[in-house]
């Protein structure tokens, strides 16, 4: 930094999409370690359980515990006596217990301080809530600090407690007792407060400060270790708060009016304090287009993300402020609350209950349910930091410090390093050679970060005190061991192959992939990227200059309001002065910290943390500057306006008048039609039309003039005259002195159609009726015809209201028309020339534009103001709402759901057009002969069948592949057989075989017999050929001609198709190749920003037509001889044969043409203008045809889709079509006689002559591998006879009989002959084909294939016409041009209805 996507291609406009970064994330796959962060975005949903705010006994009385002292008390035990032996007594002992005192500890209650902090959440809030900067002369402030002064003396209660008592409980009630730093008076008190005076000073205002006089009011609490601690009053400070103000702070006008304590005043109340904060009274204000009110949404900020920036988005964690604590309301206490873990009331919910009544509030930390795509432990500790209480010790602290869980994020580390080619195995691929994974692995050598084990072991803590934690860190030993995945690989976008699938399954962010060879689906191998993560989804910014301030547009792509006037607003000419609001500069204050940035420092580094600095582009105050803008004062005339002399005009309004024409009416003349159309009909007319003539009536519109002429703001305005009236232009330079431009809203005007009321109505004429046209024709055409068009009045308010171009001002080459003025020159006049102002056109430079084009009348260069695009195409100028309208409807309108990846502009090349121009072709026309009707042949479709093998399908399939299906062919069907195979190569074994005979069988085949090989040799063997066996493989007329090669058809033997360089164009492209002529031709000439070149055309090639030379056998015979005969001698002149040459080139002449090319005519010539014919087929089109000629990729079959055999089928037959043959007859048939060819073929062949047969043919057999022999008699023709117009002496189908030939075989299914039979058919509907000269037509002959089979095909010669005016039309083609929304290209595209 860009890229993909509209098109056949191009440029532009324009949207969509992608690559980047970010995230409190979610989700799929995967997951080694550590550090630092972070974790309910949803239900401000409901909450079990535990904890989160207590503390002070140095305020107080009381209770309790323990110790001591003391008093009372007298137990257990010891000793003694008595003796009834377990009792009594004595003594000692001093326990328990009780009272008092004292010390320590503890604490329910009273009291004090704290529960207003800390912690949570973001529901509400569009607000002085927040941010920023100010103000308070309108305020408060516990604890803390400083200062001054004081703490005297009294009083009455009350909780606890005791007793009684209510209630299930919660919670009380009554009586009685008692203390205080609890409560209440009194005393004292100023520099404190209040009231009233006097004086001084200050402030922006209300006012404030100080001095002074008088009057008046209000305090306190004790404890003590004697050090202090505490209390009261006043002042000050600090901290924290309260209120007010300027500026900033989302969307909607389809929310335009809002407000009643509302706005202000006076008085009072209330408050810490100002204030309608509240109340009474008075006034009627206040806010709003600079967006009030209403509705929707939202906590705000520092910051965070993104961005080059300007901006845009966001407000989770951290920090500041605000608000809230189940919902709503309220106050109390207090320095502070209208109070998360306080109170009261109401509501909902939950729980307890004895039913009477009570209790509760996790948006504190954990945790639970629920919701959700989704978010953690009912952990440890007060060791640190901080908070509350206390004199302290200390207590409390889910604040906090830590730990746990989660790859949720950022950062760091590891999963090894070196060596190692037999390039191992394996996998994938393969053209089978190889290649890739790949030094990768293994192997060898080495190391130990992390994890694991063991030992030591912190700082954090100032004396003690460590939750974290035996943690961080250090050391040692130990083993390469425990540690890699995810996504992508068609383009964008780095990275490719194989298989599977077959528009299926699926992919896809956009374009788009997939219908049998998918680099896009799935899998595998490989590659690429990132990496403990990687992909995906959502969201935000970017790219997007796609809301354009930076930084866009508006003729045709979306977009100039239909036009004017004009309030507000914005902008504004020249000179001078003042001020200082904007502007610029300096200083000061502030802009919290954190963040960002720079430089340092600390954790091994980094993330992270710390320090210092810079920055925070802002706001405020203040001091200056004065160019520009602004405000103000004075002045000017160029902008603007006025005046005046003239001018032009379909400018407007009202009224009168005029002629032509149409129609109607009266009358006359006159007779059968008129009218209308492509052609007709409806209609009118014998009741007299149309036509014609005179007269009359009515309405509407104004021919010629008339002109890219005029006027008007636009709509618009056209006979003449007149009334009233607007604007404009020229000249002059007298006046005013910036009075100007634009213009949101507002208001006026505003074509046609339409609406309302009343007139009018000749003509025209929606609707409607009829007639035509048509498949239909609710149309186009015709005949009628109502509203309407006309007038008056009122509405409507829209048009492609267009120059698709808003208004104004200035500047920027020319040329040429035209309208209206002016000046000058010239001039007798008419003309004419030069300059100039205002309009209106054309051409054109610079410049602009995507191009087209615009170009002093800008779409150029600039400035000012407004409208619009509201910003992709459709849905849609639709819905809803609002306003206007009588209605029709109009205006406003970013509707939305939904849908597509385009829609669009300009230009380019083609193709196309029932567009134009030019030209050609048997294209039409002019002709000749056919097809279509009949019978038959043949091919195709269809049908049938076991099979009727397959292909070809408009021209360009259909007598086509097939130059020849009885078997074979043969690919099809039925049946019978074979499985390394009918055919090829390799290996092993063997040495046979071939051929013949016999038997079985439909045959393939099977069984048996006869038979017993060849070549080379170094004698080992090798090869040929055959058999047996195993597997590699063979084989396939199986599929795909849309995977292909090759070959072919067609447009079309049409004249075209391109390239190099140059030039033009932003580009696709153009030019050349277009133009003027000419040609069969892009053939040639001329011209030309083109100059050349290539493939085509032409020519070169073959053949034919003339001549010459050479050569004469098998050919020929003029002359000489000879014969039945060129038969023979002879000859090579001629014919002919076949080789080489010549010839024809518009070369010559005349004319036309531009002096060219060329054309026309002529001469000569065998031939004349490419002489005739052939071969030859440009770039390309049709996914044209062929996988069944051949070749070939891939797929498929492998005891069969291969191979062999027999028989059948390809020959079927209601029918349809194509191509042919024969005919329908007299230009003929039949019979007899008779004449003249050419091309060719021949050995498994052509076959003479002779004989036999009516004949097909047969027999015998000469010649000939052929200019010699044979096929081989050519036929039509000519001469003669007959038939005489008929289904015939035409025609020959079909059928019968008898034969012939080929062949293993003629039934399905061949050809020919003879005799007999003798069908349809009498020239063919619509339609359609061929042919322009040796052609059509007609006549026969030959050949390929082939055993046989030809009406087909390919050739050959004989006879031998007619017609072409011409290019309007049909078909096809070529060139130029034009239109185009087509490009698969008109067999296109596309609209509506219905399903």
């Nucleotide at each position: 930094a860009g890229a993909g996507u509209u098109u056949g291609a191009u440029c532009c406009u324009g949207g969509c999409u992608c690559a980047g970064g970010a995230u409190g994330c979610c989700u799929g796959c995967u997951g080694g370690c550590g550090g630092c962060g972070u974790g309910c975005u949803u239900a401000a949903c409901a909450c079990a359980u535990g904890c989160a705010a207590g503390u002070c006994g140095a305020a107080c009385g009381g209770g309790g515990a323990u110790g001591c002292u003391u008093a009372u008390g007298g137990a257990a035990g010891g000793a003694g006596u008595g003796c009834u032996u377990g009792c009594a007594c004595u003594u000692u002992g001093g326990a328990a217990a009780u009272g008092a005192g004292u010390a320590u500890c503890u604490u329910a209650g009273u009291g004090g301080c704290g529960g207003a902090c800390g912690g949570g959440u973001g529901a509400g809030u569009a607000a002085c809530g927040c941010g920023u900067g100010g103000g308070u002369a309108a305020c408060c402030u516990g604890c803390c600090c400083c200062a001054u002064a004081c703490c005297g003396g009294g009083g009455g209660a009350u909780a606890c407690c005791a007793c009684c008592u209510g209630g299930a409980a919660a919670c009380g009630g009554g009586u009685g007792c008692u203390a205080a730093u609890a409560c209440c008076g009194c005393a004292u008190a100023a520099g404190c407060g209040c009231a009233c005076g006097g004086g001084a000073g200050c402030g922006c205002a209300u006012g404030c400060u100080c001095c002074u006089g008088u009057g008046u009011g209000a305090a306190a609490a004790a404890c003590u270790c004697c050090g202090g601690u505490g209390g009261u009053a006043u002042g000050g400070g600090a901290u924290g708060g309260a209120c007010c103000c300027g500026c900033g702070u989302c969307u909607g006008a389809u929310u335009a009016g809002c407000c009643a304590g509302u706005u202000g005043g006076c008085a009072g109340g209330g408050u810490a304090a100002c204030g309608g904060c509240c109340u009474a009274c008075c006034a009627a204000a206040g806010c709003g287009a600079c967006g009030a009110u209403c509705a929707g949404u939202a906590g705000c900020c520092g910051g965070c993300c993104u961005g080059a920036g300007a901006g845009g988005g966001u407000g989770g964690a951290c920090g500041g402020c605000c608000a809230c604590a189940u919902u709503g309301g309220g106050a109390c206490u207090g320095a502070g609350a209208c109070a998360c873990g306080g109170c009261c009331c109401a509501a909902a919910c939950u729980c307890c209950u004895a039913c009477g009544g009570g209790a509760g509030g996790c948006a504190g930390c954990a945790g639970u349910g629920g919701g959700g795509a989704a978010u953690a432990u009912u952990g440890c500790a007060c060791a640190a930091u901080g908070g509350g209480g206390g004199a302290u010790a200390c207590c409390c602290u889910g604040a906090u410090g830590c730990a746990g869980c989660g790859a949720c994020g950022c950062c760091g580390c590891g999963u090894g390093a070196g060596u190692g080619a037999a390039g191992a195995a394996g996998u994938a691929u393969c053209u089978c050679g190889g290649u890739a994974c790949g030094u990768a692995a293994a192997g060898c050598u080495c190391u130990a970060u992390c994890a694991g084990c063991a030992g030591g072991g912190a700082a954090g803590a100032a004396a003690a005190u460590g939750a974290c934690g035996g943690u961080a860190c250090c050391u040692g030993a130990c083993u390469a061991a425990g540690a890699a995945g995810c996504c992508c690989c068609g383009g964008c976008u780095a990275a490719c192959u194989a298989c599977g699938u077959g528009c299926c399954a699926g992919c896809a962010g956009c374009c788009g992939c997939g219908g049998u060879a998918a680099u896009a689906c799935g899998u595998a191998g490989g590659u690429g990227g990132c990496a403990a993560g990687c992909g995906u989804u959502g969201u935000c910014c970017g790219g997007a200059u796609u809301u354009a301030c930076u930084g866009g547009g508006u003729g045709u792509a979306a977009a100039g309001g239909g036009c004017g006037u004009g309030c507000a607003g914005c902008c504004g000419g020249a000179g001078a002065g003042a001020c200082a609001a904007g502007u610029c500069a300096g200083a000061u204050g502030u802009g919290a910290a954190a963040u960002c940035c720079a430089c340092g420092g600390g954790c091994u580094c980094a993330a992270c943390c710390c320090g210092u600095g810079a920055a925070c582009u802002g706001c405020a105050u203040u001091u200056g500057a004065a160019a520009c803008u602004g405000u103000u004062u004075c002045c000017c005339u160029u902008g603007a306006g006025u005046g005046u002399c003239g001018g032009a005009g379909a400018g407007g309004u009202a009224a009168u008048c005029g002629g032509a024409a149409u129609u109607c009416c009266u009358u006359g003349u006159g007779u059968a039609g008129c009218g209308g159309u492509g052609a007709a009909a409806u209609g009118c007319g014998u009741a007299g039309a149309u036509a014609u003539a005179u007269g009359g009536a009515a309405g509407a519109a104004c021919a010629c003039c008339a002109g890219u002429g005029g006027c008007g703001a636009a709509g618009g305005c056209g006979g003449c005259u007149c009334u009233c009236u607007g604007g404009u232009c020229u000249g002059c330079a007298a006046c005013u002195g910036a009075c100007g431009c634009u213009g949101a809203g507002g208001c006026u005007c505003g074509a046609a159609a339409g609406c309302a009321u009343g007139g009018g109505u000749a003509g025209c004429g929606a609707a409607c009726a009829g007639g035509a046209u048509u498949a239909g024709a609710u149309a186009c055409c015709c005949u009628g015809g109502u509203a309407g068009c006309c007038c008056a009045u009122g509405c409507c308010g829209u048009a492609a209201a267009c120059g698709a171009u808003g208004a104004g001002u200035g500047c920027u080459a020319a040329g040429u028309g035209u309208u209206g003025g002016g000046a000058g020159g010239u001039u007798u006049c008419c003309c004419c020339c030069u300059c100039u102002c205002a309009g209106u056109g054309c051409u054109g430079c610079a410049g602009c534009u995507a191009a087209c084009g615009c170009a002093u009348u800008a779409a150029g260069c600039a400035c000012u103001c407004c409208g619009c695009u509201u910003g992709g195409g459709g849905a849609a100028g639709u819905a809803c709402g609002a306003c206007c309208g009588c209605a029709a409807g109009g205006u406003u309108g970013a509707a939305a759901a939904u849908u597509c990846a385009a829609a669009g502009g300009a230009a380019u090349u083609g193709a196309c057009g029932g567009g134009g121009g030019c030209c050609c072709g048997c294209a039409c026309a002019a002709g000749c002969g056919g097809u279509g009707g009949a019978g038959c042949a043949u091919g195709u479709g269809g049908u049938u069948u076991a099979a009727u093998u397959c292909g070809a399908a408009g021209c360009a399939a259909c007598g086509c592949g097939a130059a020849g299906a009885a078997c074979c062919u043969u690919a099809c069907c039925a049946g019978g057989u074979c499985u390394u195979g009918a055919c090829a190569u390799c290996c092993a074994g063997u040495g046979c075989a071939a051929a013949c005979c016999u038997a079985a069988g439909a045959g393939a085949u099977u069984a048996g017999g006869u038979g017993u090989u060849c070549c080379c040799u170094u004698c080992g063997g090798g090869g040929a050929c055959g058999c047996u066996g195993a597997g590699a493989c063979a084989g396939g007329u199986g599929g795909u001609g849309c995977a292909u090669g090759g070959c072919u058809g067609u447009c079309g033997u049409c004249a075209g198709c391109u390239c190099g360089u140059g030039u033009c164009g932003u580009g696709a492209g153009a030019u050349g190749u277009u133009g003027g002529g000419u040609u069969a031709a892009g053939u040639c000439c001329c011209g030309c920003a083109a100059c050349g070149a290539g493939c085509g055309c032409a020519a070169c090639c073959c053949u034919u037509g003339u001549c010459a030379u050479u050569a004469g056998u098998u050919g020929c015979c003029a002359u000489c001889a000879u014969u039945a005969a060129g038969u023979u001698g002879g000859g090579c002149a001629c014919u002919c044969u076949a080789a080489u040459g010549a010839g024809a080139c518009u070369g010559c002449c005349g004319g036309u043409g531009a002096c060219a090319a060329a054309c026309c005519g002529g001469a000569g010539g065998a031939a004349g203008g490419u002489g005739g014919g052939g071969a030859u087929g440009a770039c390309g089109u049709c996914a044209a045809g062929u996988c069944a000629u051949c070749a070939u990729g891939c797929c498929c079959c492998u005891u069969a889709u291969g191979a062999c055999c027999u028989g059948g089928g390809c020959u079927a037959c209601a029918c349809a079509c194509g191509u042919g043959c024969u005919a329908c007859a007299a230009u003929g048939g039949a019979c007899g006689g008779u004449a003249c060819a050419a091309c060719g073929a021949g050995a498994a062949g052509c076959g003479a002559a002779c004989c036999u047969g009516c004949g097909a043919a047969g027999g015998c057999a000469a010649g000939c591998g052929g200019a010699u022999c044979u096929c081989u008699u050519a036929a039509a023709g000519c001469c003669g006879u007959u038939c005489u117009c008929a289904g015939u002496u035409c025609g020959g189908a079909c059928u019968g009989u008898a034969g012939g030939c080929u062949g293993c075989a003629a039934c399905u299914c061949g050809c020919c002959u003879a005799c007999a039979c003798g069908a349809a058919g009498c020239u063919g509907g619509a339609a359609u084909c061929g042919c322009u000269a040796g052609u059509a037509a007609u006549c026969g002959c030959g050949g390929a294939u082939c055993a046989g089979c030809a009406c087909g095909c390919c050739g050959c010669g004989g006879u031998g016409a007619a017609u072409a005016c011409g290019u309007u039309c049909c078909c096809g083609g070529g060139c130029c041009u034009u239109g185009c929304a087509c490009a698969c290209a008109c067999c296109g595209c596309c609209c509506g209805u219905c399903a």